[in-house]
Context: one part of a larger RNA
């Protein structure tokens, strides 16, 4: 130097765990905001950096329920309080809510400056407090302006890819900009599908079907009738008449809104049933004997608990707010049936577009732009060029629940999901720390033990760190803290060179 055994160092894999995401299902809920929101800055505490809470009335007020002994949060300590006259907590309404921010009295390099006009202190212009003062619509009363996860409607709108090259196609009306609204939007009560037979708004979902089809007839693209389900509701823009006090109504058909009750949400109450022995530090685990179950989900509890906690099945509860149902009060008078009315620069042509699964095709229906232009129910329009019989329908005004789409958020729950290089970036004070002039980018970091019982006290040492002594089952669990693998670095030893 080199193998090899031991034993240390280093090192944080590896098991094991889970405070944390993950995807999903069920109800529930669907907005907030000039009565100043979302979001923040600055503050409040005896000691207070941070964080959560809160807001000059600031770790908090009031009140009304609820609970029944400890409480002043995370987070220890120390000092001071406060609670059986019910604290602290927990629900529901209140009141307070400094300054920015749509920010709105004017400016502004947000969280600042500076004012005008009233009233007061105050008699006088000053200082100071309280009030108001943006703008646009609108007589006026107001209402509007900003946020917001996705869904929705419309307006405008890629490329990349694909074709094995690329133009027309295709990605695709996607991505994305905008505009706007609701809890849903949207559609919607046939100028409708269909065929010798009928059906009867609209929206979904299955399926007809990868089928008729369309397509440099490539590459792709791609229905519809029917047919099975969810759902279900149909009405307004007019007079007469005639019958009836029954009828219907605030999510539509005409609009406001109260009360009672029930149910349910927002605190919460009750809630069964085991000992002993025995290993062990520790029983829940082993024997032995019981017992409960409308309750053997769950999670704690020194290890594995139906009977030991917390609950679980079931039962039961609300002063005060909701919603939701059904009533009763309000409110339309309501039903049939007659007559009238029933939409013109429109329908249709021509040109040019688009949009229908349909590329201009023979292209019917649908919407646009230009130019043109009717009929008037013995009428128009439709049936996929166009004509004729036929057959369906009634256009050029409006409204409409539910079936369905999506999840910021709330409860409960489920998983042949992850298990700290994974699972959210983000189990840990993460969009932090750090980078960037910015727009943005964007980490790393979990475990002592059951309980801090977290080493009194004694040496060594300037400490750091040790070595006793003590806790503890265990200290090679000692805070650099479960386990502790490897590469790496040492000491002994023994063989070689």
């Nucleotide at each position: 130097g080199g193998c090899a055994u031991a034993c240390a160092g280093c090192g944080g894999a590896u098991g094991c765990c889970u405070a944390g995401g993950c995807a999903c299902u069920a109800a529930g809920c669907g907005c907030c905001g000039a009565a100043g929101a979302a979001g923040g800055a600055c503050g409040u505490g005896a000691c207070u950096a941070a964080c959560a809470a809160c807001g000059a009335a600031a770790u908090g007020c009031u009140a009304c329920g609820g609970g029944g002994a400890g409480c002043u949060g995370u987070a220890a300590g120390u000092a001071a309080g406060c609670a059986a006259c019910g604290a602290u907590c927990c629900g529901u309404a209140g009141g307070u809510c400094u300054c920015c921010g749509a920010a709105u009295g004017g400016g502004g390099a947000a969280a600042c400056c500076c004012g005008g006009c009233a009233u007061c202190u105050a008699g006088g212009a000053g200082a100071g407090a309280u009030g108001u003062c943006a703008c646009a619509c609108g007589c006026a009363a107001g209402u509007g302006g900003g946020g917001g996860a996705a869904c929705g409607c419309a307006g405008g709108g890629a490329a990349c890819u694909g074709a094995a090259a690329c133009a027309u196609c295709u990605u695709a009306g996607u991505a994305c900009c905008u505009g706007u609204a609701g809890g849903a939007a949207a559609a919607g009560a046939a100028a409708g599908u269909a065929a010798a037979a009928a059906c009867g708004a609209u929206u979904c979902c299955g399926u007809a079907a990868g089928u008729a089809g369309u397509g440099g007839c490539g590459a792709g693209c791609g229905a519809a009738c029917g047919c099975g389900g969810a759902g279900g509701a149909g009405c307004c823009a007019g007079a007469c008449u005639a019958a009836c006090a029954a009828c219907a109504g605030u999510u539509a058909c005409a609009a406001a809104g109260g009360g009672u009750u029930a149910u349910u949400a927002u605190a919460g109450a009750g809630g069964a049933a085991c000992a002993a022995c025995u290993u062990g530090g520790g029983a829940a685990g082993g024997u032995u004997g019981a017992c409960c179950a409308g309750a053997g989900g769950a999670g704690g509890u020194a290890a594995a608990a139906g009977u030991c906690c917390u609950g679980u099945a079931c039962u039961c509860g609300a002063a005060a707010u909701a919603a939701u149902a059904a009533u009763c009060u309000c409110u339309g008078g309501u039903u049939a049936g007659u007559c009238a009315a029933g939409a013109a620069g429109u329908a249709g042509g021509g040109c040019g577009g688009g949009g229908c699964a349909c590329g201009u095709g023979g292209a019917a229906u649908c919407c646009c732009g230009u130019u043109u232009g009717a009929a008037g129910a013995a009428g128009u329009g439709a049936g996929g060029a166009c004509c004729a019989u036929c057959u369906c329908a009634u256009a050029a005004g409006g409204c409409u629940a539910a079936a369905u789409a999506c999840g910021u958020c709330u409860u409960a729950g489920u998983g042949a999901c992850c298990g700290a290089u994974a699972g959210u970036g983000a189990a840990c004070c993460a969009g932090u720390a750090c980078c960037g002039u910015g727009a943005g980018g964007g980490a790393a970091a979990g475990g002592u033990g059951a309980a801090a019982a977290g080493a009194a006290c004694c040496c060594c040492g300037g400490g750091a760190g040790g070595g006793g002594a003590g806790u503890g089952a265990a200290a090679u669990a000692g805070a650099a803290c479960c386990u502790g693998a490897a590469a790496c670095u040492g000491u002994a030893u023994g063989c070689u060179u």